[in-house]
Order: sequence, then structure tokens, then C1' cells
RNA sequence: GGGCCAUUAGCUCAAUCGGUAGAGCAUCCGACUCUUAAUCGGGCGGUUAUAGGUUCGAGUCCUAUAUGGCCCACCA
Repeated sequence: GGGCCAUUAGCUCAAUCGGUAGAGCAUCCGACUCUUAAUCGGGCGGUUAUAGGUUCGAGUCCUAUAUGGCCCACCA
């Protein structure tokens, strides 16, 4: 220098062909229990890495950038 992959909630990950952003864990509240744990019910939590573009509509398509990983090439 070139190519490929990943980036979504505090963490780990989903999300069909572009059509309402979800789950588990964690956290908070409640039920149960003499108490705790476990179990059960509910709540909270998002600028989908950043900036643009296409579109009636983008997590998804296109471009650039950033971070991390893998491969190739070059120099010494």
C1' cells in the first nucleotide's frame, strides 16, 4: 500500500426481500419466604461507531472516515 470481516442497551447477541429496534444477563420495584438465595411478574435502559448520499421510508443499500481483527504485498 491492497483485500476481507466486525462495530446495535452496562455486557453477550438477534433483527426475513428496505417497512413499529428486540432477547438473555445485569440493574430497579413487587410477589413468594421468619430472613437470604432460588423462582415468578413488572419497570428502566438505544444519536444502530462517526459524517454524508439514495429512498415515501435505512440497523439493512452506496461513499468516506474511525477503532479492532485476519490475509496479501512492499521496504529494511
The RNA shown here (transfer RNA) has 76 nucleotides and comes from Clostridiales bacterium UBA8153. Rfam family: tRNA. From the family's description: Transfer RNA (tRNA) molecules are approximately 80 nucleotides in length. RNAcentral holds the sequence, with entries from ENA.